[in-house]
RNA sequence: CGUUUCCAAAGCUAAACCCACCGUAAGGUAGGUGCAGAAAGUUGCGGAUCCCAAAGAAAGGGAAAGCCGAACUGCCGAA
Numbered sequence: 001c002g003u004u005u006c007c008a009a010a011g012c013u014a015a016a017c018c019c020a021c022c023g024u025a026a027g028g029u030a031g032g033u034g035c036a037g038a039a040a041g042u043u044g045c046g047g048a049u050c051c052c053a054a055a056g057a058a059a060g061g062g063a064a065a066g067c068c069g070a071a072c073u074g075c076c077g078a079a
Stems, first nucleotide, its partner, number of pairs: 012037002017032002020029003035066001041072003045069003049063004
């Protein structure tokens, strides 16, 4: 330095729920909370999912991504 990740350490994020505001909605922002996570950091590229939204389909627009892959970056450091 690279792969990998025990015991720890320094930190980080934050499910569900509650409250306020925004949005047709999915959902978002902020605060409280604390399910969980070694990438639950970033991207939204592929598949899946949700909304507009219907009797069915196509096309279109939007959402989240802590579902599965992928790419980029990253703390400590035994074996």
Predicted 3D model of a 79-nucleotide RNA (c-di-GMP-I riboswitch aptamer) from a Methylococcaceae bacterium. The prediction has a mean pLDDT of 84. Its Rfam family is "c-di-GMP-I riboswitch aptamer". About the family: GEMM was predicted in a large-scale screen for bacterial structured RNA regulatory elements. The source organism's lineage runs through Bacteria, Pseudomonadati, Pseudomonadota, Methylococcales and Methylococcaceae.